[in-house]
Order: sequence, then C1' cells, then structure tokens
RNA sequence: GGGCUGUUAGCUCAGUUGGCUAGAGCGCCUGCUUUGCACGCAGGAGGUCGGGAGUUCGACUCUCCCACAGUCCA
Repeated sequence: GGGCUGUUAGCUCAGUUGGCUAGAGCGCCUGCUUUGCACGCAGGAGGUCGGGAGUUCGACUCUCCCACAGUCCA
C1' cells in the first nucleotide's frame, strides 16, 4: 500500500427482504424479602446504532468517503 470482516446500552451480543416506539443477558439504581449480606421477586434508568454525505415517502439495514479494531497478502 491492497483485500476481507467488524463497530448497536457500562460489558458480551442479537436485530429477518429497508417500514410498528431499537432489544436480550450480565451489570447499575429503587423497593420487597433478611438481624444483616447474598440469592430470589417486582419495578426503573441508561442509545447521535463509530463519524459524515448520498439514495429513498422512509435507513441500524443500501451506496460512497473517513476513523478505529481484527485478519490475510505484498
């Protein structure tokens, strides 16, 4: 320098052929339970979907550029 894959909540990850209000587990907060803690139960908060532009009535999803990470080639 080039090819491929990936980037979604604090962490690990789903997300169908472009269409309903963007989700799960763990974690965090509150309450119940306990002498107290843990476990358990109930509820809650938390997101510019890596950044920008484009296509479209409509983009996490398609196209382009950029950044970062992994991997392969030179």
Molecule: transfer RNA
Organism: Patescibacteria group bacterium